A computed fold for a 168-nucleotide RNA from Dubosiella newyorkensis, annotated as Lysine riboswitch aptamer. Its Rfam family is "Lysine riboswitch aptamer". About the family: Riboswitches are metabolite binding domains within certain messenger RNAs that serve as precision sensors for their corresponding targets. The coordinates come from a structure-prediction model, not an experiment, and the mean pLDDT is 76.
[in-house]
């Protein structure tokens, strides 16, 4: 000098990128609840079980919430496998069990937001999670009439310097 790479440092994709913490405020809900009145045996659950003639379910009238989820192309903050899903274990919370959350190790998967069916979650036309399928962008390869096209087993990827050991 050149090839190669662990590895390092700054960066891109979109402000409609991805995650957290905030908040007005909507929903939940005229719902659970509670009084009174009628009526007169069911009623609640996934399972054990519980409630109930000291009135169960309905009906009427008067009052009447919460929780969790949502949360403004908002604010601040960390950030570009940012996160997010599934499954194993392990620990802590509720709960009688079943189940349910949180949070942490280990595997596999997903470029990245939309829209649309389906299916779960949730009170839900909000949100979320998953698979399909449409374009739509970004990155890499290959080609090339330079107008794009094609194809990814695509993110511990990619650009961009800088790079030990090690080959020549």
């Nucleotide at each position: 000098g050149a090839u190669a790479a662990a590895g390092a440092u700054a960066g891109a994709g979109g402000u409609a990128g991805c995650g957290a913490u905030g908040c007005a405020g909507a929903u939940g809900a005229g719902u659970a609840c509670g009084u009174u009145u009628u009526c007169g045996a069911g009623c609640a659950g996934g399972c054990a079980u519980g409630c109930g003639a000291a009135g169960a379910a309905a009906a009427a009238a008067c009052g009447g919430a919460a929780a969790g989820g949502c949360a403004a192309c908002c604010a601040u903050c960390g950030c570009c496998g940012a996160a997010a899903g599934a499954a194993u274990c392990a620990a802590a919370g509720u709960g009688g069990c079943g189940g349910u959350u949180u949070u942490g190790u280990u595997u596999c998967u997903u470029g990245g937001g939309g829209c649309a069916u389906c299916a779960g979650g949730a009170a839900a036309g909000a949100c979320c999670u998953g698979a399909u399928g449409c374009a739509c962008u970004c990155c890499u390869u290959c080609a090339a009439u330079c107008a794009u096209g094609a194809a990814g087993a695509g993110g511990c990827g990619u650009u961009a310097u800088c790079a030990a050991c090690a080959u020549g």